The RNA shown here (SAM riboswitch aptamer (S box leader)) has 100 nucleotides and comes from a Bacteroidales bacterium. The sequence was found by an Rfam model in a public genome assembly. Its mean pLDDT, the model's own confidence on a scale to 100, is 85. Its Rfam family is "SAM riboswitch aptamer (S box leader)". Rfam links the family to the GO term regulation of gene expression.

């Protein structure tokens, strides 16, 4: 990386290093940012996909967070395609599992 299911309006911070950018893609806005962006380290936290303990068996249910991701400004910041447009829905992306 192709593809497959769940999830995305909820939650979560300091410290070195480091020096202009970030907010997935393109655009259009909007924010944030030398009272330090991003990006790397360590600690902290949120969470509850995997996994762990009960329980119960076709598809589960609950508890705890030892472990393996993730995560930690604004709804995935907003929109952008379709719809009777209020609003839903689509596609994209992004996590996790599974797969090849």
């Nucleotide at each position: 990386g192709a593809u497959u299911u769940a999830u995305a309006a909820a939650g979560a911070a300091g410290a070195g290093c480091a020096g202009a950018g970030a907010g997935a893609a393109c655009a259009g806005g909007c924010u944030c940012c030398a009272u330090g962006a991003a990006g790397c380290u360590c600690u902290a936290g949120c969470a509850a996909c995997c996994g762990u303990c009960u329980c119960a068996c076709c598809g589960g249910a609950g508890a705890a967070a030892a472990g393996g991701u993730g995560c930690u400004a604004a709804u995935a910041c907003c929109u952008g395609c379709c719809c009777a447009a209020a609003g839903g829905g689509g596609a994209u992306u992004a996590u996790a599992a599974a797969g090849u």